[in-house]
RNA sequence: UAACAAGAAAGGCAAACCCGAACGAAAGACGGGGACGCAAAGCCGUGGGUCUAAAGCCAGGGAGGUUAUGAUCGCCAGGCUGCCGUA
Numbered sequence: 001u002a003a004c005a006a007g008a009a010a011g012g013c014a015a016a017c018c019c020g021a022a023c024g025a026a027a028g029a030c031g032g033g034g035a036c037g038c039a040a041a042g043c044c045g046u047g048g049g050u051c052u053a054a055a056g057c058c059a060g061g062g063a064g065g066u067u068a069u070g071a072u073c074g075c076c077a078g079g080c081u082g083c084c085g086u087a
Base pairs, nucleotide, nucleotide: 004085005086012038013037017033018032019031020030023028036074042080043079044078046077047076048075049072050071051070056066057065058064
């Protein structure tokens, strides 16, 4: 230096829930608190999965159905990058 598994050390992120504000039709995202957990729980929406359905289409008095261009990277895979360093 590379690969690489941690029981070390330094740290990092931050689930549920609560509060806030304002973005959104919603799912969800944002700020603060809070820690369930995570060796990439860092970044990318490229493939798949899942969630939502405003607009569109179908039905129709109405409830409804369908659908991603929306969302989820803490669902999986893939790509890019990264801290420490015992065996």

Predicted 3D model of an 87-nucleotide RNA (c-di-GMP-I riboswitch aptamer) from Pelotomaculum propionicicum. Its mean pLDDT, the model's own confidence on a scale to 100, is 83.